Large-subunit ribosomal RNA, domain IV from a soil metagenome, 331 nucleotides, folded computationally. The RNAcentral record of the full RNA draws on MGnify.
Context: one part of a larger RNA
RNA sequence: CCGUCGUUAAGGAACUCGGCAAAUUGACCCUGUAACUUCGGGAUAAAGGGUGCCAGUAGCAAUACUGGCCGCAGUGAAAUGGGCCAACCGACUGUUUAACAAAAACACAUCUCUGUGCCAACCCCAUUGAGGGGACGUAUACGGAGUGACACCUGCCCGGUGCUGGAAGGUUAAGGAAGGGGGUCAGCAGCAAUGCGAAGCUCUCGACCGAAGCCCCAGUAAACGGCGGCCAUAACUAUAACGGUCCUAAGGUAGCGAAAUUCCUUGUCGGGUAAGUUCCGACCUGCACGAAUGGUGUAACGAGUUGGUCACUGUCUCAACGACGGGCUCG
Repeated sequence: CCGUCGUUAAGGAACUCGGCAAAUUGACCCUGUAACUUCGGGAUAAAGGGUGCCAGUAGCAAUACUGGCCGCAGUGAAAUGGGCCAACCGACUGUUUAACAAAAACACAUCUCUGUGCCAACCCCAUUGAGGGGACGUAUACGGAGUGACACCUGCCCGGUGCUGGAAGGUUAAGGAAGGGGGUCAGCAGCAAUGCGAAGCUCUCGACCGAAGCCCCAGUAAACGGCGGCCAUAACUAUAACGGUCCUAAGGUAGCGAAAUUCCUUGUCGGGUAAGUUCCGACCUGCACGAAUGGUGUAACGAGUUGGUCACUGUCUCAACGACGGGCUCG
C1' cells in the first nucleotide's frame, strides 16, 4: 500500500449524478393504528409498552396475579422489515436481452374488430398421404389483428389507401371466329418468255364473341390514416361570445396539458428551502396532447422512475486506531 472486517469525540448527507455503500429497524407478547379504498385491503401502517431468576396461588398447559432477589443493563447472545409524505409509469402474480439492460418493455384477464358451416378457416412436411395439428372441438367454438384490470368514456372525416359488396357501361387474355391477303400447284391461255389459278396444305391480317381484374357505384375508421388559414369586431385598455372570407373528405369534441410529450425555457404564479435548471399545485402561449397506434382517473401491487421528510450512520468535515489475509523488505 491492497483486500475483508471491527470501533470512533463533536457534527449528522455538509458526501455524491444520486444516501451509492454502511448504519438504523429486526424475535415474541400486549396496547394501538390515518388518509384513501374496488370494503378485500391499506396494516407488521404509524405510535407506545413489556420480556431475568426464585417462591406462592389459579390452570393439564401456555400464561396470569402476588411477594421476594440481583445488576448499569434481564428476548442481558441470536432471530433480522428502517419508517412516513407526494408525483410518474405499468392495474395486479408473472415473462425477458444464458454472459453489461428486469424495465415504463413482453405477457395478462377484459374489451372490440375480423375470418371460419366442418374434409372449417388457419398451420406443419426428407415421407404430399384414406397424412398430422386445429379437435376426438363445432360459432358461448376455433384462427387472425388491435387494446390491455376496474370506473367514466371513446367525438368528426369514407376524399386517398385497404377491405367488403355491386354489377349497367368502359377496358380486356387465352380461346373461338365472319371475312381478307400471301406461298405452293392440278389445270387453263400463250410459239415462248410468261400470265391466270380450283381443292388441299401452309404463312398471315382479322370485324365480332370472350372471365376475373382495373375503371366505375356503394358501404366500412376499436381498417391504414386525417382532424385548417386570414381579416375584423364590445363605451379605458386588453380580450373576442359575434361577423366576414378562402380552402377542406372533415377541420381536434370530452378530458388532459411546460407533460416519460414544451423548442423558446430555469415560461409565469403559488408551495417547500436561508438559498430549489429538479419536485409538487396551478395557468394555457399544446414549437409538436387527445380519445382501443385508446383518453382521463384509480385502491392494491413494484429489487421500476422522481422529489421531500423523520430516524440512522466514517458518505462527508477529516481522519484515527485495531483484527485477519496479501503485497513489500530481510533471512